[in-house]
């Protein structure tokens, strides 16, 4: 630096049930493991979704996702150089 074939020690945690939050996407907590080398952190650009708003394609505003994708910071083990 650059990779994620094999190993180890660990990490996280999707459906889905379950207490509670929110008018809604969706959150938090508990159970559960589909799956992931950044599935860490953070929201910057796209995108998806939910309130409102405007006469329609659509806009546009305020919000959810961040486990769609880019890109932005950090960082565990192992291989090769």
């Nucleotide at each position: 630096a650059c990779u994620g074939a094999a190993a180890a020690g660990g990490g996280c945690a999707a459906a889905c049930c379950u207490g509670g939050c929110g008018u809604g996407a969706g959150c938090c907590g508990g159970g559960g493991a589909c799956g992931c080398a950044a599935a860490g952190c953070a929201a910057g650009a796209g995108g998806u979704c939910u309130c409102g708003c405007c006469g329609g394609g659509g806009g546009u505003g305020a919000g959810a996702u961040g486990g769609c994708u880019c890109g932005g910071c950090u960082g565990c083990c192992a291989g090769u150089a």